[in-house]
Context: one part of a larger RNA
RNA sequence: CGUGGAAACUUGAAGAGGCCCUUCCUUAGUACGAGAGGACCGGGAAGGACGAAGCUCUAGUGUACCUGCUGUUCUACCAAGGGCAUUGCAGGGUAGCUACCUUCGGUUAAGAUAAGCGCUGAAAGCAUCUAAGCGCGAAGCUGUCUCUAAGAUUAGGUUUCAUAGACUGGUUAGAGAAUAUGACCUUGAUAGGACGUACGUGUAAGUACAGCAAUGUAUUGAGCGGAGCGUUACUAAUAAGUCGUAAGA
Numbered sequence: 001c002g003u004g005g006a007a008a009c010u011u012g013a014a015g016a017g018g019c020c021c022u023u024c025c026u027u028a029g030u031a032c033g034a035g036a037g038g039a040c041c042g043g044g045a046a047g048g049a050c051g052a053a054g055c056u057c058u059a060g061u062g063u064a065c066c067u068g069c070u071g072u073u074c075u076a077c078c079a080a081g082g083g084c085a086u087u088g089c090a091g092g093g094u095a096g097c098u099a100c101c102u103u104c105g106g107u108u109a110a111g112a113u114a115a116g117c118g119c120u121g122a123a124a125g126c127a128u129c130u131a132a133g134c135g136c137g138a139a140g141c142u143g144u145c146u147c148u149a150a151g152a153u154u155a156g157g158u159u160u161c162a163u164a165g166a167c168u169g170g171u172u173a174g175a176g177a178a179u180a181u182g183a184c185c186u187u188g189a190u191a192g193g194a195c196g197u198a199c200g201u202g203u204a205a206g207u208a209c210a211g212c213a214a215u216g217u218a219u220u221g222a223g224c225g226g227a228g229c230g231u232u233a234c235u236a237a238u239a240a241g242u243c244g245u246a247a248g249a
């Protein structure tokens, strides 16, 4: 830009991917074989690599969470804290992300075939799978399964609307380099804040008491807290603009 308005839901021409491998048990020490050995067909159970999704479990990370500790400096001093020292070091750890973790997948027909194996059968009174005709036959082909897909210019279909709708702008995250995508914009829970809670850390400060003191005990599972969950308009999503309006004229 087109598909002669818009939105939502779709069909599938075509394309891509996948359809993997091993071991064990059983059938059965059977068929076969002098023996040694040792099956087809069928049934069952594990595992490997690969792939997809996910974070309930396990584990890792988690430099704006909690605690302990050292040196130094600052808050006048004590106490309590801030800065710096690889995130100063160490012990834990929510969300998210991740794998070593969890769940799932590779199935079953069918069709046409390859090599190959056949039936009938002449040319060539025989023989011959082939010349006419008819079968079986593979992880391969078509198809079954998953994904993309109407620029499939043959541009499809259905439904609803047409004073439709889209974009800019703003608050943003299950999205993210920018863009795009999704949610929301007061008729509002979109983000922040607040309140509650889960969860993490592990019993704050201050005060009192005990002890000469270091320290301990009580208040106290306390205090603090990033991303989780719920509630709440306190703050910010104001106000508006542009395009388009073709069931045609």
Stems, first nucleotide, its partner, number of pairs: 001151001005161006014148004020048007032037001050105005058099004065092005070085006110142002116136004165243004169185005190236003193232005199225003206219005
Description:
A computed fold for a 249-nucleotide part of an RNA from a Candidatus Falkowiibacteriota bacterium, annotated as large-subunit ribosomal RNA, domain VI. RNAcentral holds the full RNA, with entries from ENA. Model confidence (mean pLDDT): 86 of 100.